[in-house]
RNA sequence: GGCAGGGUAGCUCAGUUGGUAAGAGCGUGGCACUCAUAACGCCGAGGUCGUGGGUUCGACUCCCACCCCUGCUA
Numbered sequence: 001g002g003c004a005g006g007g008u009a010g011c012u013c014a015g016u017u018g019g020u021a022a023g024a025g026c027g028u029g030g031c032a033c034u035c036a037u038a039a040c041g042c043c044g045a046g047g048u049c050g051u052g053g054g055u056u057c058g059a060c061u062c063c064c065a066c067c068c069c070u071g072c073u074a
Base pairs, nucleotide, nucleotide: 001073002072003071004070005069006068007067010026011025012024013023019057028044029043030042031041050066051065052064053063054062
C1' cells in the first nucleotide's frame, strides 16, 4: 500500500428491511430489606451513535471522504 471486520453509556455489547421516545448486562447514586454487611428487590443518573459532508419529509441505519483499532496479505 491492498483486502476484510469493527468504532453506540464508565466497561462488554445489541440495535433486520430508514420512521414516533436509542437499549441490555455489569458498574455507579438513592431507597427498601437486615442487628450489620453481602445478595435479592425498587427507582434514577449517565449517550454530539468515531469526524465531516451528501441523499431524504425523516439517518445509528443508505452514499462519499477522512481518523482510529484488529486481522490477513504484498